[in-house]
Molecule: c-di-GMP-I riboswitch aptamer
Organism: Chloroflexota bacterium
RNA sequence: GAACGAUAAAGGCAAACCCGGCGAAAGCCGGCGAGGCAAAGCCAUGGGUCUAAUUCCCGCAAGAGAUACGAUUGCCAGGCCGCCGAA
Numbered sequence: 001g002a003a004c005g006a007u008a009a010a011g012g013c014a015a016a017c018c019c020g021g022c023g024a025a026a027g028c029c030g031g032c033g034a035g036g037c038a039a040a041g042c043c044a045u046g047g048g049u050c051u052a053a054u055u056c057c058c059g060c061a062a063g064a065g066a067u068a069c070g071a072u073u074g075c076c077a078g079g080c081c082g083c084c085g086a087a
Stems, first nucleotide, its partner, number of pairs: 004085002012037002018031005041080003045077003048072003055066002058063001
């Protein structure tokens, strides 16, 4: 230094619920709160998944279907950075 991750040490993050706000929605931000996480730190590059405002198509209409330029890094992979040091 790398791999690796312990009944170690110092810490870190913060699910769901609830409250307020933003958003068409998915979801996001803040507060509370901790189910958990050795990258649950960052990046939307590839895949997956979610939503469907706009658009297209069907329909007399109500509606229905398709579609990310939206979202998800706490779905997976990849890339970058990082604390500690037992086996």